[in-house]
Context: one part of a larger RNA
RNA sequence: AACGCUGGCGGUAUGCUUAACACAUGCAAGUCGAACGGUGUUUUCGGACACAGUGGCGGACGGGUGAGUAACACGUAGGAAUCUAACCCUAGGAGGGGGAUAACCACUGGAAACGGUGGCUAAUACCCCGUAAGCCGGGAGGUGAAAGAGAUUCGCCUGGGGAUGAGCCUGCGUCUGAUUAGCUAGUUGGUGGGGUAAGGGCUCACCAAGGCGACGAUCAGUAGCUGGUCUGAGAGGACAAUCAGCCACACUGGGACUGAGACACGGCCCAGACUCCUACGGGAGGCAGCAGUGGGGAAUUUUCCGCAAUGGGCGUCAGCCUGACGGAGCAAUACCGCGUGAGGGAGGAAGGCCUUUGGGUCGUAAACCUCUUUUCUCAGGGACGAAGAUCUGACGGUACCUGAGGAAUAAGCAUCGGCUAACUCCGUGCCAGCAGCCGCGGUAAGACGGAGGAUGCAAGCGUUAUCC
Numbered sequence: 001a002a003c004g005c006u007g008g009c010g011g012u013a014u015g016c017u018u019a020a021c022a023c024a025u026g027c028a029a030g031u032c033g034a035a036c037g038g039u040g041u042u043u044u045c046g047g048a049c050a051c052a053g054u055g056g057c058g059g060a061c062g063g064g065u066g067a068g069u070a071a072c073a074c075g076u077a078g079g080a081a082u083c084u085a086a087c088c089c090u091a092g093g094a095g096g097g098g099g100a101u102a103a104c105c106a107c108u109g110g111a112a113a114c115g116g117u118g119g120c121u122a123a124u125a126c127c128c129c130g131u132a133a134g135c136c137g138g139g140a141g142g143u144g145a146a147a148g149a150g151a152u153u154c155g156c157c158u159g160g161g162g163a164u165g166a167g168c169c170u171g172c173g174u175c176u177g178a179u180u181a182g183c184u185a186g187u188u189g190g191u192g193g194g195g196u197a198a199g200g201g202c203u204c205a206c207c208a209a210g211g212c213g214a215c216g217a218u219c220a221g222u223a224g225c226u227g228g229u230c231u232g233a234g235a236g237g238a239c240a241a242u243c244a245g246c247c248a249c250a251c252u253g254g255g256a257c258u259g260a261g262a263c264a265c266g267g268c269c270c271a272g273a274c275u276c277c278u279a280c281g282g283g284a285g286g287c288a289g290c291a292g293u294g295g296g297g298a299a300u301u302u303u304c305c306g307c308a309a310u311g312g313g314c315g316u317c318a319g320c321c322u323g324a325c326g327g328a329g330c331a332a333u334a335c336c337g338c339g340u341g342a343g344g345g346a347g348g349a350a351g352g353c354c355u356u357u358g359g360g361u362c363g364u365a366a367a368c369c370u371c372u373u374u375u376c377u378c379a380g381g382g383a384c385g386a387a388g389a390u391c392u393g394a395c396g397g398u399a400c401c402u403g404a405g406g407a408a409u410a411a412g413c414a415u416c417g418g419c420u421a422a423c424u425c426c427g428u429g430c431c432a433g434c435a436g437c438c439g440c441g442g443u444a445a446g447a448c449g450g451a452g453g454a455u456g457c458a459a460g461c462g463u464u465a466u467c468c
Stems, first nucleotide, its partner, number of pairs: 001464005008338006014331002016296001021294003025291003030057003035054002038051005064249003073174007082166002087162007095129004104119006134143003148154002175221003182212003187209008224246004228239004251272005274285004302328001304327003310324001311322004341371004351362004376405006385395001412457005417438003423452005433440002
C1' cells in the first nucleotide's frame, strides 16, 4: 500500500506504483501607448481610457512524465578547440541618405479555416553610403555598426574584461545472461575539401588496412542516473515515492525555421494513426500542465479560493499575467499528540457465565455521592504572517483568548493447543470447519461454531503483498 471490521479531535506530511490509454469543458504566457501609424469612446478641448495591427522583450524559464536510454546518460576527478540575451566594469561611437509594408480604404474568392488584387501610411521595422575598433590576410587589400523616445532619465552600436548559463573531450565507477564468441566498410588511421560557436569520419573525395574482443566485444533481456530512502551492530542487501541536482520525452516518426539560447509540451512544415466540423471543394485538434471524464486496476483526491506572501515574465511606474506558488477541500494513507472522565463507593445489588449447589466470577465494575470540563455546544473578543509614512490578507472571523452549560458528544479489533501473553461450558461428531509451521475434528474438542471469561494492541486492530 490494498482488503475486512470499526471510527472522536488536532498538527505535519503524503495521495494513478496499472494504460507514455483516449480525452468533453474551463483555466495553465503574456506584456509594453515612455518604439509606431491609426481606430473607437469620452472630454472641462489640455487630455484620459480602451483596442486590432507593425515593432520590442518573454513564450528555451516555471510545471508534467519516465516511454526510450547500459550510454560520457549519470556520479566523480580533470581538460581545451568554444559560444553566452538580459546584468556588472571598462574604452570608444551614434554622420548622411533611401525605399517599402501591415493596419486602413476599394474591389473580390471561400460554407468555414483563411485569403487575393489595387491604392495610402509610420517607426526603436528594413536597406544603402560613410567612419571606427575588431576580424581575415605574409602583404596588397578585403570585411566591418548604430535609434530614438521622454524630459529625473531610459535606451542604441562596437571592442575588451567579469559573472551566469550552455556545448565539447578524457580517466575511473555504474544490472543480468556465454544455453550470445566472434563483431566492424565511414568501419580504424592518414592527406585534402566542406561544415560547426567549437576539437573530431561530423561530412565528402582519395590513400592505407586497420579498429574492438574471455580484463567478455557483439547480441539479447532489464533499467532513467544521483543526493538519498528502508533495513542492518556493522559490512552489506533492497529500493529510486514525496524534496533536490542532472538527463530524456511531449499523439507516433521525420525535418528545419526564428532566436543569445530550441531542432521548441500549450510554435511551424511533412507523413501516419485517431477524433471532430463540412455546403464534400476543404479544414480543425493533441491534458506525460491544474482540476475533471471514460477506461484499465486491489488501488490513489476538488471541474475549489487568491495573487495577500515567495518567485517569475513584461513595463520608467502605476500595473497586468502567473492551476508556479500560497491556501482551503477529500482520504485513519502515514507519523506525532490528545480525549472518550476523576475521587469515593460492598448488602460484593440485579443479571449473565461456571459450579462439587457450599459458592466462585464479571466486579469498585454499575447504581449512588462529590468533583472537573481537555474535548463538545453556545456567546464575546480576535491575530502574527505586511516587507516600520500610508494602503494592501486568499487563508479567516481561522489560530488563539475569555465566559456560560452539562459527564455531557466519543471503543473497537484480533487472539486465547505449542511456538505465543491469555480457559471453561454448550453445540458438532474425520461432518461442518480451522491452519503461518507442527497439526486439530471419527461422542466428554482448552485447536471447529457460539457463549461467558481472559490476554494483547487501541482510533485503530487484523489479513494479504513486498523489502531488509

Predicted 3D model of a 468-nucleotide part of an RNA (small-subunit ribosomal RNA, 5' domain) from an uncultured organism. The coordinates come from a structure-prediction model, not an experiment, and the mean pLDDT is 88. The RNAcentral record of the full RNA draws on ENA and SILVA.